Predicted 3D model of a 1373-nucleotide RNA (small-subunit ribosomal RNA) from uncultured Novosphingobium sp. RNAcentral holds the sequence, with entries from ENA.
[in-house]
RNA sequence: AGAGAGAAGCUUGCUUCUCUUGAGAGCGGCGGACGGGUGAGUAAUGCCUAGGAAUCUGCCUGGUAGUGGGGGAUAACGUUCGGAAACGGACGCUAAUACCGCAUACGUCCUACGGGAGAAAGCAGGGGACCUUCGGGCCUUGCGCUAUCAGAUGAGCCUAGGUCGGAUUAGCUAGUUGGUGGGGUAAUGGCUCACCAAGGCUACGAUCCUUAGCUGGUCUGAGAGGAUGAUCAGCCACACUGGGACUGAGACACGGCCCAGACUCCUACGGGAGGCAGCAGUAGGGAAUAUUGGACAAUGGGGGCAACCCUGAUCCAGCAAUGCCGCGUGAGUGAUGAAGGCCUUAGGGUUGUAAAGCUCUUUUACCCGAGAUGAUAAUGACAGUAUCGGGAGAAUAAGCUCCGGCUAACUCCGUGCCAGCAGCCGCGGUAAUACGGAGGGAGCUAGCGUUGUUCGGAAUUACUGGGCGUAAAGCGCACGUAGGCGGCGAUUUAAGUCAGAGGUGAAAGCCCGGGGCUCAACCCCGGAACUGCCUUUGAGACUGGAUUGCUAGAAUCUUGGAGAGGCGGGUGGAAUUCCGAGUGUAGAGGUGAAAUGCGUAGAGAUCGGGAGGAACAUCAGUUGCGAAGGCGGCUCUCUGGACCAUCACUGACACUGAGGCACGAAAGCGUGGGGAGCAAACAGGAUUAGAUACCCUGGUAGUCCACGCCCUAAACGAUGCGAACUGGACGUUGGGCUCAAUUAGGAGCUCAGUGUCGAAGCUAACGCGUUAAGUUCGCCGCCUGGGGAGUACGGUCGCAAGACUGAAACUCAAAGGAAUUGACGGGGGCCCGCACAAGCGGUGGAGUAUGUGGUUUAAUUCGAUGCAACGCGCAGAACCUUACCUGGUCUUGACAUCCACGGAAUCCUUUAGAGAUAGAGGAGUGCCUUCGGGAGCCGUGAGACAGGUGCUGCAUGGCUGUCGUCAGCUCGUGUCGUGAGAUGUUGGGUUAAGUCCCGCAACGAGCGCAACCCCUGUCCUUAGUUGCCAGCACGUAAUGGUGGGAACUCUAAGGAGACUGCCGGUGACAAACCGGAGGAAGGUGGGGAUGACGUCAAGUCAUCAUGGCCCUUACGACCAGGGCUACACACGUACUACAAUGGUAGGGACAGAGGGUCGCGAAGCCGCGAGGUGGAGCCAAUCCCAGAAACCCUAUCUUAGUCCGGAUUGGAGUCUGCAACUCGACUCCAUGAAGUCGGAAUCGGUAGUAAUCGCGGAUCAGCAUUGCCGCGGUGAAUACGUUCCCGGGCCUUGUACACACCGCCCGUCACACCAUGGGAGUUUGUUGCACCAGAAGCAGGUAGCUUAACCGUAAGGGGGGCGCUUGCCACGG
Repeated sequence: AGAGAGAAGCUUGCUUCUCUUGAGAGCGGCGGACGGGUGAGUAAUGCCUAGGAAUCUGCCUGGUAGUGGGGGAUAACGUUCGGAAACGGACGCUAAUACCGCAUACGUCCUACGGGAGAAAGCAGGGGACCUUCGGGCCUUGCGCUAUCAGAUGAGCCUAGGUCGGAUUAGCUAGUUGGUGGGGUAAUGGCUCACCAAGGCUACGAUCCUUAGCUGGUCUGAGAGGAUGAUCAGCCACACUGGGACUGAGACACGGCCCAGACUCCUACGGGAGGCAGCAGUAGGGAAUAUUGGACAAUGGGGGCAACCCUGAUCCAGCAAUGCCGCGUGAGUGAUGAAGGCCUUAGGGUUGUAAAGCUCUUUUACCCGAGAUGAUAAUGACAGUAUCGGGAGAAUAAGCUCCGGCUAACUCCGUGCCAGCAGCCGCGGUAAUACGGAGGGAGCUAGCGUUGUUCGGAAUUACUGGGCGUAAAGCGCACGUAGGCGGCGAUUUAAGUCAGAGGUGAAAGCCCGGGGCUCAACCCCGGAACUGCCUUUGAGACUGGAUUGCUAGAAUCUUGGAGAGGCGGGUGGAAUUCCGAGUGUAGAGGUGAAAUGCGUAGAGAUCGGGAGGAACAUCAGUUGCGAAGGCGGCUCUCUGGACCAUCACUGACACUGAGGCACGAAAGCGUGGGGAGCAAACAGGAUUAGAUACCCUGGUAGUCCACGCCCUAAACGAUGCGAACUGGACGUUGGGCUCAAUUAGGAGCUCAGUGUCGAAGCUAACGCGUUAAGUUCGCCGCCUGGGGAGUACGGUCGCAAGACUGAAACUCAAAGGAAUUGACGGGGGCCCGCACAAGCGGUGGAGUAUGUGGUUUAAUUCGAUGCAACGCGCAGAACCUUACCUGGUCUUGACAUCCACGGAAUCCUUUAGAGAUAGAGGAGUGCCUUCGGGAGCCGUGAGACAGGUGCUGCAUGGCUGUCGUCAGCUCGUGUCGUGAGAUGUUGGGUUAAGUCCCGCAACGAGCGCAACCCCUGUCCUUAGUUGCCAGCACGUAAUGGUGGGAACUCUAAGGAGACUGCCGGUGACAAACCGGAGGAAGGUGGGGAUGACGUCAAGUCAUCAUGGCCCUUACGACCAGGGCUACACACGUACUACAAUGGUAGGGACAGAGGGUCGCGAAGCCGCGAGGUGGAGCCAAUCCCAGAAACCCUAUCUUAGUCCGGAUUGGAGUCUGCAACUCGACUCCAUGAAGUCGGAAUCGGUAGUAAUCGCGGAUCAGCAUUGCCGCGGUGAAUACGUUCCCGGGCCUUGUACACACCGCCCGUCACACCAUGGGAGUUUGUUGCACCAGAAGCAGGUAGCUUAACCGUAAGGGGGGCGCUUGCCACGG
């Protein structure tokens, strides 16, 4: 303003008055300094703990004394003006618990102790008498007010201790430190000012820089600690940034004021407004963090007398699995162990009682109903919430990670060092439990996994609780300051120490005991604890302080000897070089070998003379001295230290030593000397691929001296100094003592040094061990993975070179020590082998054969590739083989099993075709039988399946090669070692041998060696045909041909024999070796078979077998033809030769071992011959192949491309075979190539061997005098020896190798990128110093202007305000 009621006036619908109520504004009071937020600043004006005195304190509690009487304004309001607005001006009123005097002063304050100063306010309710201007006065109650004393609460101040990192921050400070006196403050104080003094802080870290709110607590840890400071609680600081004051009890004030600045907004361009680090919310940023909710119902706060009002404090709700706790997603039964999935050894297993099915239950969710405590009267946001009752129905509810080891949990498929995984180690290159998927499994569970962070493990910063010889780590060495530490006895003190008591250590939290939410989380109550700090009372051992003593530590005096200890002076000889002179002549020097350089201008050599510099042979010694570096001819002066002995003296004087200071090899630097030799750089010669090296010839700095710097070394014992203690043995240096002592040179003890070995102990081991690396004490220095790096930057030092101090980014998963086993060595020792050497013969040159590479091709199938592939698989490719190519064909198949149907099987003829194959015709009807049928074979059909010489030998078995017939490789038990491992197995001998003997912490054993087996060499026994024939007999041209014989040869069975057994010597009385005897044979008689543990991912998927993969009308099968046989070339292995030790021709002699019926095939005959014909004999000691050849005799050739050599080619044939064109072998005639002994290089074998000569067999139709496997004939040379080459064995040594030297590994360069240093400069933050400037404000001053209360009659005064000004000062420059 408005509303309601009443009253009065009258002009009767207007005005006025009273009362009640009253939003909002204003005056006034109290509160906005609490509560709420945040952590920017702050390393101390902070915080924590414990104390203190010089203070204030509104509201609250208690006490004492008051509350009397006056005055002047002002807002609101009215009028008016200015302005866009914000707001402001002027004039006019008005009230108070607003403001101001006066009075009074218990107590208070000041005081010069006389005295002085200073206060207040009323309001509301009720009321008997009395008074009244009728409003009240008065009394009383309540709330206020004033002064003051106490209390409580809160606040301010001071002190001590504690409170992050950096020294590449070492000096800081002028109001600075103190005093006196003013001022100021609530109060002490340089808080401020004047004066005086020159102080104050700092190695116990000042100053400076970086970082940071502090605490109770929280996380972790056994603890000590470490990290941290969200929530809750205490303190501090801040409120857009900076400065400032005002008000007030309290602020220099988050939601107050003023100023400056930045930013945003409004504007009429003149001016104004703002501050979410309050609650929500928005934007941005970000890996990431919520609703613009409800209520004051509770608790608390402010105001108020109260009702009540305010309160994003608070209580609740919402959102987020963000955390903690609790609950559920069902329970029982259910085997055909369903289906499906997955795996599979194809049987099965597993998912799995899991499911389904059946029988139950209903927490949660859903629906319906009832319904709190929180509030003891009223009042419930939460909320129809918690909770309770009822209902239906298994119904609404399971994921995430992992499955190589650590670490619980495994298979398949896909992929094929790709895709990918990975915390560490590491997976993936065709069988991935490691990638991806699946099945299965393991773990946790409304969660699970990842990432980040902190502690733990980590004794990996070591206080508890580490180290420094070699792993990182002892300063190069002494002296010494601070500091640390310190012998024995006594008295005292009480700082440390110990004990008792008191105060404090907020609450919460942690822990323990109870209680409340159904349990729990959570909450409540009580206790304990808070290990700390302070005060006080005691104790007096130990440490410390004080006093007084001692002599064992330490030092000094005396005696003595030792010493390359140091500085300076003098001096000596040998040697090198140079100079001049003599003699003398061609080299000398140097090297692995040479050359450069020197020399006929006279070197080198030699002789004597001279000059000059440097270093000191022998002595000389793990000897001595010194702190270390270091010190060596002799002598002199000066001088340091150590040691022994002895008594005396001092009386803890000691030890160590951050900083500091002195010394400090060599090289190097400066100045001046000196310079013989040596010698960086440099030059030349060599070496070498090169040789900026090693070697040689020269040669300058330097090396030497004086003075001054440098300050480092593997400055090493890789071992800091001092002290004490703890068995010894043997050397040696210096001294002393005792005994012995003239054969002098000894024995023992002791002190001080210096070495070797070793008890205990220590050590990762190696090793150390009274000279500790043992056991202890004191002090110092140093270390904390490798690289980057002892680098960069900064600082100090230096003339420089550089030294000292000394990081980080980045990068790796190791770097390192000691020892072990191997392997390796252009390391060592011992030994062996046709390994070399010696000797013989070859290959490499030629031609041919054969294999391979390469090339070619339709195909030239495949494999084998150093030794250990290459005459190998292949003991035999014209077809076949054959796997390859071309063409033609087949598709349950050429081959196996099962099913159905048909047919005996089978044979013959014919047509087409290259054939496979297809068609046609004919013959044939078998065997067994229980009469049902069965067996075998052939054909057709369907599917299961067959088939693959396709791939992988790096998925495999088996077999094989090789080291290597080398002598090794191992085990059990024991012992040693932490262990890997060692020992045995090494050592001394010996052997072919890990063979044997001896020794030995080893004792035994196994696989290997050897032997046992086979052949062969001698003899014996037995046997005697097909073999044999001495003797007897018969016979023939001749022959064991015949009778007979069993002697011999031989055959094939069994025995004997050879064992270092015997002798001599050597040796260790052994093993064994050497020599000899005997013997057929002598030391394994000769040969063979026999191949340890293992190595080479050796070889083979093509002998065979086999996992996996691949093909399935073809990568399978059949057929024909071709190819494997090609041919500019290269290699391997062989044959034949090049000739006279031979060729050719003629004649003559002697083997062994084999093979033979689809066979060997005789005699005879034919052919020049291959061969043909023939067919005896033989199933083989009977017959045949089958004449062995080299050899011997004779003849010839006479050194030549030949009478050597035989390739090649032409012609003619033979044989095998369906078939000799591609592509067989042989024969005859003719042809007659290369080749005249082989470069570099390389192979074989040591005796019946090499060399040489022929014979046989397998394979095989045929094809090999060249291959392979066997057989015999003739039959040598040489081995000094182990230096070297190759391979191997044992012991030892070094190692940075272990895929093991074919190892490992270093540096430059090129390109790209990452990080860092420098860089002409450029830019920014923070800070110091100096100056300019000076808003607001406060304090001081005050000429100007102005002013209600008080004084004054008045003029005016007192006091105030505005303005101006001084000081301080922010921003700014």
Taxonomically the source falls in Novosphingobium (Bacteria, Pseudomonadati, Alphaproteobacteria, Sphingomonadales). Rfam family: Bacterial small subunit ribosomal RNA. On this family, see Yusupov et al., Science 2001: "Crystal structure of the ribosome at 5.5 A resolution".